A computed fold for a 688-nucleotide part of an RNA from a Bacteroidales bacterium, annotated as large-subunit ribosomal RNA, domain II. The full RNA is in RNAcentral, with records from ENA. Model confidence (mean pLDDT): 84 of 100. Its Rfam family is "Bacterial large subunit ribosomal RNA".

Context: one part of a larger RNA
């Protein structure tokens, strides 16, 4: 793990509540008892007792009213009748209360055969070393001291088995071992190690002290027993079909993963047409956007012009200046949640038409109060965040199907069941891959792109518009040829001759044309070479500006890729048609099943007609199944359960028929009662 079996809303009560059935009804019931039978029980007896029929006040009290009050007011809480017994079922209280589960806590006990420390009484230590202090001899000293040499044999000494230990690694890690093992390593005559017996006991012991040890348990051992301790937490909760179908929200919470009431679900009653949604007409408003010489307030430049500040003048005053700072005015220009002269659409509020069929109230159950993504309106942040907090609408959540290469929310669309029928949506039609290698007309050469990463500035790449100039009196681009004189203009300068630099009345001349020079070169000069002309040639050249698709910017972590192969007058882009293919959508044909309405019937029921049937928590409804009891009606050795096939019915749980084992008890109807259904609780046992 699998597989049988067990496994969890149960049971009580003189309790609350509601429903629903049946009794009597202002009345309604007994309870112990007792008494009788045909006994899990059934009729009888028992009125004690409770519940209703009258409230109201703290109470005396008064009463269809009574309390407050001065009050005959107002205003609380009553009156204008229904309720009670039984039974079933929903909920609720107390009880362990749907199951399992703590870590604790209290108390009776039992443990020092392990292990800590002590008592007491034994045992143990190969072998090798070192050589204290004593002590003799001799030397030495007046006399000690001291020295040598011998002996001696002391040490929490030394080396090193045995014995204790356990450094350091390697192996083992479902182990040979719930602490080894093998190499290594530390005491090994001492605070040495040990064998026996004995003592200390759990908030207690013992401790050369690690919170160590206390029987593989220890920051408080282990056992009974309180006791089902308690769990706002986890987990798990066990047949089927229908019908409806949420919340994740407000307020408050020793409250934030909990509950209470409010919202939202659902079933029952009630009355009443409120409730929605679309168009009219009338309404309040101060958003959005606009403006601001309309106000608060906050700006930019410029005029103008108080004030201040600089300068100048002057003995003082005056006075005069200002690329210095600015009130207030004026002209442009522009901001603002907590500014408005002004002002929407939407959204509310009212009355009316029309379409729909909700809404509301009271009553029984309920869940939920961790949300979470898209849009769009905002706040917080960085106009960050798959970030956070509100509004509004949609999705998931509880929705399954197409599509988006794959994906909980995005685009389509809301699954009652059958079917090898037909038409769309999103979205797609060369090939995987269902359908157009469609049409028309361009556009891109970058495989851009066919994926949703990608900017700022750059881009004579290409296409397209608009304005303008030059052009058969010959444009532009190429070639040929000229491009000259005063003059090397004047100053500067070591030198400046068109070309380091400064100057300008940059002049004039000859000319087809030709700057006192447009670069480049020289030490200056030469020198090339533009501007400007002619000639050749022989038709379009240029300049501004806008748009289209491209292009550089263009850098990520295991080889690449548009889902992929691959596509270049596309299979890409843009615009424009027509086909077609494409979901559980919508038709079609057959069924199922809820509701409303009609119509037929005494009801159950059957028919049509119109509308529904996605669903977690959850609420209602209607049934299958075991087991065990009454009654009832049956079947069984000519073969009962039960196992196993097959076949048919039933939406379905399940049911029947019948073959084969099997060998003795089973089943049907109508009730009734439950130890009443397993896949899950790291569920329990057993088996593999």
């Nucleotide at each position: 793990g699998c597989c049988u079996a067990c496994g969890a809303g149960u049971u009580g009560c003189u309790c609350c509540u509601c429903a629903c059935u049946a009794g009597c009804a202002a009345g309604g019931u007994u309870a112990a008892u007792c008494c009788c039978g045909u006994u899990a029980c059934g009729g009888g007896u028992g009125g004690a007792g409770c519940c209703g029929a009258a409230g109201c006040g703290a109470a005396a009290g008064c009463g269809a009213g009574u309390c407050u009050g001065a009050a005959u007011a107002g205003g609380g809480c009553g009156u204008a009748u229904a309720g009670u017994u039984a039974g079933u079922g929903g909920g609720g209280g107390c009880a362990g209360a749907c199951g399992c589960g703590a870590a604790a806590c209290u108390u009776u006990g039992u443990g020092a055969u392990c292990u800590a420390c002590c008592c007491a009484u034994g045992a143990a230590c190969a072998g090798g070393u070192u050589g204290a202090a004593g002590u003799u001899g001799c030397g030495g000293u007046a006399a000690c001291a001291c020295g040598c040499a011998a002996u001696g044999g002391a040490g929490g000494a030394c080396c090193g088995a045995a014995c204790c230990a356990g450094u350091a690694a390697a192996c083992g890690u479902u182990g040979a071992a719930a602490a080894g093992u093998u190499u290594u390593u530390g005491g090994a005559u001492g605070a040495u190690u040990u064998g026996u017996g004995g003592g200390u006991a759990g908030g207690g012991g013992u401790g050369a002290a690690a919170g160590g040890c206390u029987a593989a348990u220890c920051a408080a051992a282990c056992u009974g027993a309180g006791a089902g301790a308690u769990a706002g937490c986890u987990c798990g909760u066990a047949c089927u079909c229908c019908c409806c179908g949420a919340a994740a929200u407000g307020c408050a919470u020793u409250u934030a993963g909990g509950u209470g009431c409010a919202g939202c679900c659902u079933c029952g009653a009630g009355g009443u047409g409120a409730g929605u949604g679309u168009c009219g007409u009338a309404g309040a408003g101060g958003u959005a956007g606009a403006g601001c010489u309309a106000c608060u307030g906050a700006u930019a430049a410029g005029g103008c012009u108080c004030g201040a500040g600089g300068g100048c003048u002057u003995c003082a005053c005056c006075g005069c200046c200002u690329a210095u700072c600015a009130a207030a005015c004026c002209u442009u220009g522009a901001c603002a949640a907590a500014c408005u002269c002004c002002g929407a659409a939407u959204g509310c509020u009212a009355c009316g038409a029309c379409a729909u069929a909700u809404a509301c109230u009271c009553g029984g159950g309920a869940g939920u109060g961790a949300g979470c993504c898209c849009a769009c309106g905002g706040g917080u942040g960085c106009u960050a965040a798959g970030g956070u907090c509100c509004g509004u609408g949609g999705a998931c959540g509880a929705a399954a199907g197409g599509g988006a290469a794959a994906g909980a929310a995005c685009c389509c669309a809301g699954a009652c069941c059958a079917u090898c029928a037909g038409c769309u949506a999103a979205g797609g039609u060369c090939c995987c891959c269902a359908a157009a290698u469609a049409u028309a007309u361009g556009c891109u050469a970058a495989g851009u792109u066919g994926u949703u990463u990608a900017a700022a500035c750059g881009u004579g790449g290409u296409c397209c518009g608009a304005c303008u100039g030059c052009a058969g009196u010959g444009a532009c681009a190429g070639c040929u040829a000229g491009g000259a004189u005063g003059u090397u203009g004047g100053c500067u300068u070591g030198g400046a001759a068109g070309c380091a630099g400064c100057c300008a009345u940059u002049c004039a001349u000859u000319c087809a044309a030709a700057g006192a020079g447009u670069g480049c070169g020289u030490a200056a000069c030469a020198g090339c070479u533009c501007a400007c002309u002619a000639g050749u040639c022989g038709a379009g050249c240029g300049g501004u500006u806008g748009g289209g698709c491209g292009u550089g910017g263009a850098u990520a972590a295991u080889a690449a890729u548009c889902g992929g192969g691959c596509a270049u007058c596309a299979a890409g882009c843009a615009u424009a048609u027509u086909a077609c293919c494409g979901a559980a959508g919508c038709u079609a044909u057959g069924g199922a099943u809820u509701g409303u309405c009609g119509a037929u019937g005494c009801a159950a029921a059957u028919c049509g007609a119109c509308a529904g049937u996605g669903g977690u928590a959850g609420g209602g409804g209607a049934g299958c199944a075991u087991u065990c009891c009454a009654g009832u009606u049956g079947c069984g050795c000519c073969g009962a359960a039960g196992c196993u096939g097959u076949a048919u019915c039933g939406c379905g749980a399940g049911a029947u028929a019948u073959g084969g084992u099997g060998g003795a008890g089973c089943a049907u109807c109508u009730g009734g009662a439950a130890a009443a259904g397993c896949a899950a609780a790291u569920g329990u046992a057993g088996g593999c």